[in-house]
Molecule: Bacterial RNase P class A
Organism: marine eukaryotic metagenome
RNA sequence: GUGGGCCGGGUGGCCGCUCUUUCCCGAUUCGUCGGGAGGGAGAGGAAAGUCCGAGCUCCAACCGGGCAGGGUGCUGGAUAACGUCCAGGCGGGGUGACCCGACGGAAAGCGCCACAGAAACAAACCGCUUCGGCUUGCCGGAGUAAGGGUGAAAUCGGGAGGUAAGAGCUCCCGGCCGUUUGCAGUGAUGCAGCGGCGGGUAAGCCCCACCCGGAGCAAGGCCAAAUAGGGGGGCUAUGAGUGCUCGACUCGUCCCCGGGUUGGCUGCACGAGGCUUCCAGUAAUGGGAGUCCCAGAGGGAUGGCCACCGCGUGUCCGCUCACUAGGAUGAAGCCCUUAGGGGCGUAAACUGAUGGCUGGCAGGUACAAAACUCGGCUUAUAGGCCCAC
Numbered sequence: 001g002u003g004g005g006c007c008g009g010g011u012g013g014c015c016g017c018u019c020u021u022u023c024c025c026g027a028u029u030c031g032u033c034g035g036g037a038g039g040g041a042g043a044g045g046a047a048a049g050u051c052c053g054a055g056c057u058c059c060a061a062c063c064g065g066g067c068a069g070g071g072u073g074c075u076g077g078a079u080a081a082c083g084u085c086c087a088g089g090c091g092g093g094g095u096g097a098c099c100c101g102a103c104g105g106a107a108a109g110c111g112c113c114a115c116a117g118a119a120a121c122a123a124a125c126c127g128c129u130u131c132g133g134c135u136u137g138c139c140g141g142a143g144u145a146a147g148g149g150u151g152a153a154a155u156c157g158g159g160a161g162g163u164a165a166g167a168g169c170u171c172c173c174g175g176c177c178g179u180u181u182g183c184a185g186u187g188a189u190g191c192a193g194c195g196g197c198g199g200g201u202a203a204g205c206c207c208c209a210c211c212c213g214g215a216g217c218a219a220g221g222c223c224a225a226a227u228a229g230g231g232g233g234g235c236u237a238u239g240a241g242u243g244c245u246c247g248a249c250u251c252g253u254c255c256c257c258g259g260g261u262u263g264g265c266u267g268c269a270c271g272a273g274g275c276u277u278c279c280a281g282u283a284a285u286g287g288g289a290g291u292c293c294c295a296g297a298g299g300g301a302u303g304g305c306c307a308c309c310g311c312g313u314g315u316c317c318g319c320u321c322a323c324u325a326g327g328a329u330g331a332a333g334c335c336c337u338u339a340g341g342g343g344c345g346u347a348a349a350c351u352g353a354u355g356g357c358u359g360g361c362a363g364g365u366a367c368a369a370a371a372c373u374c375g376g377c378u379u380a381u382a383g384g385c386c387c388a389c
Base pairs, nucleotide, nucleotide: 001389002388003387004386005385006384007383009309010308011307012306013305014304015303017042018041019040020039021038022037023036024035025034026033027032044367048378049377051376052375053374054373055372056216057215058214059213069212070211071210072209073208074088075087076086077085078084089103090101091100092099093098104207105206109205110204111201112200113199125148126147127144128143129142130141131140132139133138134137156174157173158172159171160170161169175197176196177195178194180193181192182191183190184189220266221265222264223263224262230257231256232255233254234253235252239251240250241249242248273292274291275290276289277288278287279286280285310365311364313362314361315360316359318357319356321355322354324352325351326350333344334343335342336341
């Protein structure tokens, strides 16, 4: 450098919060309620974004099929399910460990391809070849995609043959394509042969295969006091009011029914559950055994302060520490000598840089916090540890 896994503060004291449990006291409509004391439990790897997939609940529909719309898109497997995960194939990137992939179909059809360029799907601008004409270096016809020029892209690349000149027109090597043959593989696909050479774009329409009802715990269920109002029934001096009479309407009291507001309970914490271990499998994962019970608020608890410790950062001092530069244009020492010199070669005091250790001081300790519950994805994250390559 690459890939993967894990942790993400600790201890103590004081003051508080939520839930639960035991005891005591008081009240009680005997259901519980209030107060006090003690015990126990109390956020995350992402609780986040709410982007996918499920459980659960209600509504709608009820076999199945079609249309419209949306989603997914190599193959095999895992799973409750998935757009997730594992393994493999293919393509691309990297020296490499490894990483990335909008990875079905362009030979069903339609559309589009800026600028430049003659031409962007059927194309002749220059050039080349040939024929005709004449004013003899020009004009016109035909052929040609080899060369030039333009462009992101010009109909496969290189070579040889061939030709009037050319051209996959033919051959060799290579590339690409195929609803083609054989072999290997469950398959994607690979290898060999055979046939072919059709520009790109499906992150344009479209075609093909598969999948998909909607709303969401503020879902939904249960219970109840008082008050107002609705419906039904009973009761009476058959009553009172609307001036009187008939009719009609309104009013009292009791019982029952159903709905609304509000409040309470539930949904709601035993679950696709955690941990340890064994077996099957390359793995994702599955199976067995043992063991554990682990937040549940609702103006929304899980906190605040202090002390000590831990872990990084900066700075300062110190050291029987390590290493390195100077000291060293080479002390001492050794060797050679033509006695001029030459060669080999190393230490210390001291000074400085870096690292380590001890200590002091300053400052830091992230991202972020459940809200019906799970499986994923994505994004954020001070700092630290481990493993493999």